[in-house]
RNA sequence: UUGGUAAACCAGACGAUCGCCGUUUGCCUGUUUUUGACAACUUGUUUGUUAUAAACAGUCGGAGGGAGGAAAGUCCGGGCUACAUAGGGCAGCGUGCCAGCUAACGGCUGGGCAGGGUAACCUGACGACAAGUGCAGCAGAGAGGAGACCGCCUUAUUGCUUUCGGGCGAUUCGGUAAGGGUGAAAGGGUGCGGUAAGAGCGCACCGCGUGGCUGGCAACAGUUCACGGCAAGGUAAACUCCACGCGUAGCAAGACCAAAUAGGCACCGGUAUGGCGCGGCCCGCGUUCGGUGCGGGUAGGUUGCUCGAGCGGCUCAGUGAUGGGUCGCCUAGAUGAAUGAUCGUUCAAGACAGAACCCGGCUUAUCGGUUUACCAACCUU
RNA sequence: CGGGGCGUAGCGCAGUCUGGUAGCGCACUACACUGGGGGUGUAGUGGUCGCAGGUUCAAAUCCUGCCGUUCCGACCA
Numbered sequence: 001u002u003g004g005u006a007a008a009c010c011a012g013a014c015g016a017u018c019g020c021c022g023u024u025u026g027c028c029u030g031u032u033u034u035u036g037a038c039a040a041c042u043u044g045u046u047u048g049u050u051a052u053a054a055a056c057a058g059u060c061g062g063a064g065g066g067a068g069g070a071a072a073g074u075c076c077g078g079g080c081u082a083c084a085u086a087g088g089g090c091a092g093c094g095u096g097c098c099a100g101c102u103a104a105c106g107g108c109u110g111g112g113c114a115g116g117g118u119a120a121c122c123u124g125a126c127g128a129c130a131a132g133u134g135c136a137g138c139a140g141a142g143a144g145g146a147g148a149c150c151g152c153c154u155u156a157u158u159g160c161u162u163u164c165g166g167g168c169g170a171u172u173c174g175g176u177a178a179g180g181g182u183g184a185a186a187g188g189g190u191g192c193g194g195u196a197a198g199a200g201c202g203c204a205c206c207g208c209g210u211g212g213c214u215g216g217c218a219a220c221a222g223u224u225c226a227c228g229g230c231a232a233g234g235u236a237a238a239c240u241c242c243a244c245g246c247g248u249a250g251c252a253a254g255a256c257c258a259a260a261u262a263g264g265c266a267c268c269g270g271u272a273u274g275g276c277g278c279g280g281c282c283c284g285c286g287u288u289c290g291g292u293g294c295g296g297g298u299a300g301g302u303u304g305c306u307c308g309a310g311c312g313g314c315u316c317a318g319u320g321a322u323g324g325g326u327c328g329c330c331u332a333g334a335u336g337a338a339u340g341a342u343c344g345u346u347c348a349a350g351a352c353a354g355a356a357c358c359c360g361g362c363u364u365a366u367c368g369g370u371u372u373a374c375c376a377a378c379c380u381u
Numbered sequence: 382c383g384g385g386g387c388g389u390a391g392c393g394c395a396g397u398c399u400g401g402u403a404g405c406g407c408a409c410u411a412c413a414c415u416g417g418g419g420g421u422g423u424a425g426u427g428g429u430c431g432c433a434g435g436u437u438c439a440a441a442u443c444c445u446g447c448c449g450u451u452c453c454g455a456c457c458a
Base pairs, nucleotide, nucleotide: 001377002376003375004374005373006372007371008370009369010368012346013345014344015343016342017341018340020066021065023063024062025061026060028058029057030056031055032054033053035051036050037049038048039047040046041044068352072363073362075361076360077359078358079357080250081249082248083247087283088282089281090280092246093245094244095243096242097111098110099109100108101107112126113124114123115122116121127241128240132239133238134235135234149180150179151176152175153174156171157170158169159168160167161166188206189205190204191203192202193201207230208228209227210226211225212223213222214221215220254303255302256301257300264294265293266292267291268290269289274288275287276286277285296457297456298455310329311328312327313326314325315324316323317322347350382454383453384452385451386450387449388448391407392406393405394404401438409425410424411423412422413421414420431447432446433445434444435443
């Protein structure tokens, strides 16, 4: 210099004018209430006037704040709330190498193994088919401890031919998994021996398995050790087994105030060994009818609501995820639903996209730009 | 905002649970019956199974991620 890998960050900037939604604050006006003073007559827990204080509402001002890295998909997990402080068992669902982190997780970190890359590095639903059951269309002789279609070899019978050694065939009883052929897949590989022909039938090496030993918390790795002749093909995103985890619902949860009525009719289930809370079943606890349809009424407000597993700096422990300490900061809360519009300047010319109870992740969408560390090739010193 | 379902030929649907041939009705095309139309009969055409990736020998079907569409959900009694 070129190409690449990993991680982190930004998401147009500045100014002017006009608007929108919360918070806080000032003047004025109105309503309600507290306390005091004065007046009236009906002599009272009365009415009126006025002052003071508070709350609420409104007009006009001041100050300060106002979408994201994904606010999205709603795919996981947790908080919160109701049902019993969420209880026992079955069923069901989920996760799945090992160790750790965490409130928890299907997330993250570190390690192992496998695969990819020259490398930095990246990717992986990665427990168990040597427990059991199932599945494998078509093709093929045979599809699971199988199989003889062709081939090879042997026995018997026999045809043709002959240079009388034999050669080429047909049928038949058997042997054979080395070769051909089918298929995604045909029951270790190579070589030598062996045999009628063959074959782990025997042997050597490689592979595989079991046990021991060594290292490691473990997954796992190593082994110049011993044993096994191969028995154990694939599939668990098939049933299943093993280990671990999971109660159900969701802020339209839930709590409170107000308003309103035809507290009705029909059908179905049940009627206490029952129904409902408790979405599948049993136990257990509580309670005493429940469901569907039609018809009727109200559809206003407050709360939940944003200070939280919060953000930033420094520091300590740890390889790291993360945790501890300390200092500082407050950073949307709408409910027809705000965060915008116009103009000007400027640059690298602006992508994907808009909170709705909150938080931790994953996944998906995304114009471009900046920084740091590392890898490879080339050049220069 | 929250929670369910569905996507297969031009249209309406089955097949998905339990993997192996994509099928039914209407429509469409050709032919026959008719003088012609309608109608009937016979034969036939037509499919990225919403998209992408994975598991498997093999995927409409099993798994994962996206896209589209549709339904339900206030309170009282």